A computed fold for a 538-nucleotide part of an RNA from a Bacteroidales bacterium, annotated as large-subunit ribosomal RNA, domain I. Model confidence (mean pLDDT): 87 of 100. NCBI's taxonomy places the organism under Bacteria, Pseudomonadati, Bacteroidota, Bacteroidia, Bacteroidales. RNAcentral holds the full RNA, with entries from ENA.
Context: one part of a larger RNA
RNA sequence: AGUACACGGGGGAUGCCUAGGCUCUUGGAGGCGAAGAAGGACGUGACAAGCUGCGAAAAUCCACGGGGAUUGGCACAUACGAAUAGAUCCGUGGGAAUCCGAAUGGGGGAACCCAAUACGUAGGAGACGUAUUACCGCAAUAAAGCGGGGCGAACGCAGGGAACUGAAACAUCUAAGUACCUGUAGGAAGAGAAAAUAACAAUGAUUCUGGGAGUAGUGGUGAGCGAAACUGGAACAGCCCAAACCAAUGAUGUUACGGCAUUAUUGGGGUAGUAGGACCACGAUAUACUAUUAAACGACAUAUAAGAAUUAUCUGGGAAGGUAAACCGUAGGAGGUGAUAGUCCUGUAUUAGACAUGUUAGUUUAAGGUUAGUGGGAUCCUGAGUAAGGCGGGACCGGAGGAAUCCUGUCUGAAUCAACCGGCACCAUCCGGUAAGGCUAAAUACUACCAAGAGACCGAUAGUGAACCAGUACUGUGAAGGAAAGGUGAAAAGAACCGUGAAUAACGGAGUGCAAUAGAACCUGAAACUGUGUACUU
Numbered sequence: 001a002g003u004a005c006a007c008g009g010g011g012g013a014u015g016c017c018u019a020g021g022c023u024c025u026u027g028g029a030g031g032c033g034a035a036g037a038a039g040g041a042c043g044u045g046a047c048a049a050g051c052u053g054c055g056a057a058a059a060u061c062c063a064c065g066g067g068g069a070u071u072g073g074c075a076c077a078u079a080c081g082a083a084u085a086g087a088u089c090c091g092u093g094g095g096a097a098u099c100c101g102a103a104u105g106g107g108g109g110a111a112c113c114c115a116a117u118a119c120g121u122a123g124g125a126g127a128c129g130u131a132u133u134a135c136c137g138c139a140a141u142a143a144a145g146c147g148g149g150g151c152g153a154a155c156g157c158a159g160g161g162a163a164c165u166g167a168a169a170c171a172u173c174u175a176a177g178u179a180c181c182u183g184u185a186g187g188a189a190g191a192g193a194a195a196a197u198a199a200c201a202a203u204g205a206u207u208c209u210g211g212g213a214g215u216a217g218u219g220g221u222g223a224g225c226g227a228a229a230c231u232g233g234a235a236c237a238g239c240c241c242a243a244a245c246c247a248a249u250g251a252u253g254u255u256a257c258g259g260c261a262u263u264a265u266u267g268g269g270g271u272a273g274u275a276g277g278a279c280c281a282c283g284a285u286a287u288a289c290u291a292u293u294a295a296a297c298g299a300c301a302u303a304u305a306a307g308a309a310u311u312a313u314c315u316g317g318g319a320a321g322g323u324a325a326a327c328c329g330u331a332g333g334a335g336g337u338g339a340u341a342g343u344c345c346u347g348u349a350u351u352a353g354a355c356a357u358g359u360u361a362g363u364u365u366a367a368g369g370u371u372a373g374u375g376g377g378a379u380c381c382u383g384a385g386u387a388a389g390g391c392g393g394g395a396c397c398g399g400a401g402g403a404a405u406c407c408u409g410u411c412u413g414a415a416u417c418a419a420c421c422g423g424c425a426c427c428a429u430c431c432g433g434u435a436a437g438g439c440u441a442a443a444u445a446c447u448a449c450c451a452a453g454a455g456a457c458c459g460a461u462a463g464u465g466a467a468c469c470a471g472u473a474c475u476g477u478g479a480a481g482g483a484a485a486g487g488u489g490a491a492a493a494g495a496a497c498c499g500u501g502a503a504u505a506a507c508g509g510a511g512u513g514c515a516a517u518a519g520a521a522c523c524u525g526a527a528a529c530u531g532u533g534u535a536c537u538u
Base pairs, nucleotide, nucleotide: 001537002536003535004534005533006532007531008530009529015523016487017486020458021457022455023454024453025452026451027450028449029447030446031151032150039100040099041098042055043054044053046078050074051073061094062093063092064091065090066089070082071081072080105114106113107112115133116132117131118130119129120128121127135148136147137146138145155186156184157183158182159181160180166173170220196203197202207234208233209232210231211230217225218224238439239438240437241383245268246267247266248265249264250263251262252261253260254259273417275382276381277380278379279376280375281374282373288370289369290368292367293366294365295364296363297362298360299359300358301357302356304352305351306350310325311324312323313322314321326343327342328332334346335345336344388412389411390410391409392408393407394406395405398424419434420433421432422431423430474481475480494522497509498508499507500506
């Protein structure tokens, strides 16, 4: 020096565990903010560095309700207190809530600086206290008033709008109206009551969905893109204006002062395609509905309460395990308890419950609102720089094509019910409808947040970056990047006391404990590496 064995050190794999994640389901909620948000800074405790809570009334104040013995958060020590005259704690409502921040009196290098006006401490140049003082819109002029601004995960609508890529290159095309930017809204949004779809038969607003169908089509006919009718379901709900006509009021013009005309505003009227309405005539005052508002009742949510049933013995540190014999069950979900518990604890099934606040799709009531007929056919009305057309773009399954339909930058520009539009160039016939005004629940999309639950999801190099004081430490001028780090024991019973030692190190005894090779560098404790002893080899 090597090999083997024994016992250690070192290291932290593995096993077991879970306090945290991940993905979903059902229900709720779907906003917060000038009454100052989200997010912070600084304070606040007997002692107080951090986290949490709170705000100069500062780990909190008040009221009401619950609850019933402990209690002053994490945080186990000391001191001093509180509480059955009901504390702590839980729920609801209220009070207070520094400074910054949309930040809003002015400024500013956020958490700071400096004001003005009125009043006050106060007799006072200063200091301090309270209140007010930003901009924009309604809005035209002052005051007064109301609203806006900012934040927030996705979902919506609208205005803009790529490239990589694919086409095995690349230009039309694709990716894709995607990513991204901007505006803006709601709990959903958007769409929506036929100038529809069809085809000689009919359907009857919209939305979502299974088919139709990867079909019809489109396409350097490449890559690709890609409908609709119809049909099965989900959900169902229909309405209001403009105008004609009537009236009131104001203004203007005119007047023979009786009025008349024009115009503006307001009220009535009226809303259709089998055309309807105005108007005229006749008749009636009924019936039904309500998506608006309010109230009552009920229901639900936000604290809670009641809640069945087991003992003996054996092993063991410990019984929930074994054995024996029982019981309950509308409860044998789950978690805990010194090993595996229906009957020990918390609970579970099932019942019950609210002073207060909130919600309400349920019922009822009230208020408000809406709702009719028949005939006539002379006259009037029925959305205009619109429909449509030319040129140029865009949207549709449709890339300009034979190209309908829809939108419109530009130039033109109708008809008025004997009318107009559509039915994929265009024309005729036929059929369907009535544009150029508006509103509309449900079925649909999403989940930052709350509650309950689930998993052939992970189990500490996994699962979130983060199981632990993590978006922390740390890095970077900055935008930004971004870790590592879990486990004593059933219970601290966390090792009194003695010894060695310079020692508050370390170790040896003693003691606790089932166990200390569970001793805090603490479950298990692999390998690398390494020590001591013994044996053998050189």